[in-house]
This record gives sequence, C1' cells and structure tokens, in this order.
RNA sequence: GCAUGAGUAGCUCAGCGGUAGAGCACGCGCCUCUUAAGCGCUUGGUCGAGAGUUCGAAUCUCUCCUCGUGCACCA
Repeated sequence: GCAUGAGUAGCUCAGCGGUAGAGCACGCGCCUCUUAAGCGCUUGGUCGAGAGUUCGAAUCUCUCCUCGUGCACCA
C1' cells in the first nucleotide's frame, strides 16, 4: 500500500431502519455475628469523528481515525 473484520455504559457484548439494552462491576438497601456468597433497587451512553440518504439512522452510503487478521513491498 491492497483486501477484510471490528469500534455501542467502567469491562464483556446484544441490538442491523421506528422509545438505546443485558450480564458483570460501582453505589444503596435486605440477609448474615462479620466478610464473602445470595436477593432487590439505582447510577452510568455526544452508539469512534464528519457528511449524505430518509418522515425517521447505532443500523444504509461516502470520507477520515483507531485496532485485529491476511497479502504485497522492503533499494
């Protein structure tokens, strides 16, 4: 450089045009002699950035950024 996959909550991920979610973690409460475990509740998001299409975009299109994989190049 080319091809391809990925980027969504602190972490791991789902959601692939129509209200942004789950598990774990954090916080609070219950339980327990205490801790852990268990149970309940809550908090937490410019959906990588910008633009386009659309009544409506995390989702479709384009450009860019970051990461993974393969291939090529390496005087």